RNA sequence: GGGGCUGUGGCUCAGCGGGAGAGCCUCUGUUUUGCAAGCAGAAGGCCCCAGGUUCAAUCCCUGCCAUCUCCU
Numbered sequence: 001g002g003g004g005c006u007g008u009g010g011c012u013c014a015g016c017g018g019g020a021g022a023g024c025c026u027c028u029g030u031u032u033u034g035c036a037a038g039c040a041g042a043a044g045g046c047c048c049c050a051g052g053u054u055c056a057a058u059c060c061c062u063g064c065c066a067u068c069u070c071c072u
């Protein structure tokens, strides 16, 4: 320098055009003499950034940035 993958709550990850979700973590309540586990509930995301297509974009296209990887 060139090619490819990935980027979504604090963490690990789903989500192939119209409702943003799961598990763990945190908090509250319940249970217990107390703790853990269990049960119930809540908070926490403008989906890396910019632009384009579309009635409508996390999703499609282009570019940038970052991580990982391959080639030279």
Base pairs, nucleotide, nucleotide: 001071002070003069004068006066007065010024011023012022013021018055026042027041028040029039030038049063050062051061052060